Predicted 3D model of a 125-nucleotide RNA (SAM riboswitch aptamer (S box leader)) from a soil metagenome. The model forms 97% of the base pairs in the Rfam consensus.
[in-house]
RNA sequence: CUCAUCUAGACCGGCUGAGGGAAAGGCCCUUAGAAGCCGGGGCAACCACCGAUUUUCGCGCUUGCGCGGUCCGGAACGGUGCCAACUCCUGCGGACGCGCAAUAGGCGCGAAUCCGGUAGAUGAG
Numbered sequence: 001c002u003c004a005u006c007u008a009g010a011c012c013g014g015c016u017g018a019g020g021g022a023a024a025g026g027c028c029c030u031u032a033g034a035a036g037c038c039g040g041g042g043c044a045a046c047c048a049c050c051g052a053u054u055u056u057c058g059c060g061c062u063u064g065c066g067c068g069g070u071c072c073g074g075a076a077c078g079g080u081g082c083c084a085a086c087u088c089c090u091g092c093g094g095a096c097g098c099g100c101a102a103u104a105g106g107c108g109c110g111a112a113u114c115c116g117g118u119a120g121a122u123g124a125g
Stems, first nucleotide, its partner, number of pairs: 001125006011040005019029003024090003041083003046079002049074003057068005087119001092116004096110005
């Protein structure tokens, strides 16, 4: 940089001792013990693995098979990841509503909900 996913799920013990939830604004968690480290446990199924399928896609040829991809299912030994709150919520734009203005289809504000975007996280390349 690209692609996919992000409303599900899953915590105990020891050491230690004041912060933590990325940042800002909120709102929370926390001496009934934060973050961190160590040990154990668990969740999930991205990669890897196994199986099935040939409808669709690509490649190869021996022309109906092989390989790969997609999709589906399984397992949880391996590589990661994760185990408060939807990525805790919001920021930008739109849908919607209200007000101002008065024909420009403009400006401002806003609770909830939805969609997209930004930022971020994780995995694969």